Notes:
Predicted 3D model of a 91-nucleotide RNA (Glycine riboswitch aptamer) from Salinisphaera orenii YIM 95161. The organism belongs to Salinisphaera orenii subsp. halophila, within Bacteria. Model confidence (mean pLDDT): 79 of 100. The sequence was found by an Rfam model in a public genome assembly.
């Protein structure tokens, strides 16, 4: 100096599931109740499935659970391109 890898920050993609019912209300919307749902922020769990390991133990997930969220738009979005910038080690 740089490149992969992490992490930050932008900026484009990006899915699912009742614009339910009822009450109040300042009618854009909010709150509470009621029940049905989603899963891809978070969080839980390895009892299935899949992955790591030749098994076993064990771990981890986009897998399961729906606390939390969220079910028209908005906003949020795991994740993936890209730009920056940081950071250590190899070279």
């Nucleotide at each position: 100096g740089c490149c992969a890898a992490g992490c930050g920050c932008g900026u484009g993609g990006g899915a699912g599931a009742g614009a339910a019912c009822g009450g109040g209300u300042c009618c854009g919307g909010c709150c509470c109740g009621u029940c049905g749902c989603c899963g891809a922020a978070g969080g839980c769990g390895c009892a299935a499935u899949u992955c790591c390991c030749g098994c076993c133990c064990g771990g981890a997930a986009a897998c399961g659970c729906u606390c939390a969220g969220g079910c028209a738009g908005a906003a949020g979005g795991a994740c993936c391109g890209c730009g920056c910038g940081c950071c250590c080690g190899u070279c």